[in-house]
Molecule: transfer RNA
Organism: Candidatus Roizmanbacteria bacterium CG_4_9_14_0_2_um_filter_39_13
RNA sequence: GGGCCUAUAGCUCAAUUGGCUAGAGCGCCACAUUUGCAAUGUGGAGGUUUGGGGUUCGAGUCCCCAUAGGUCCA
Numbered sequence: 001g002g003g004c005c006u007a008u009a010g011c012u013c014a015a016u017u018g019g020c021u022a023g024a025g026c027g028c029c030a031c032a033u034u035u036g037c038a039a040u041g042u043g044g045a046g047g048u049u050u051g052g053g054g055u056u057c058g059a060g061u062c063c064c065c066a067u068a069g070g071u072c073c074a
Stems, first nucleotide, its partner, number of pairs: 001073007010026004019057001028044005050066005
């Protein structure tokens, strides 16, 4: 320098080959239970889906550029 893959909550991952207000587990907070802790149960907070632009009535999803990481070739 070139090819391919990945980027979504604090962490690990979903999201039907474009369509309800982007969800789950763990973690966090509150309450119940306990003498207390753990465990369990209930409820809650937390996201501009890596950044920018484009297509579309509608984009996490499609297209282009950039950034970061992984991998292969030279």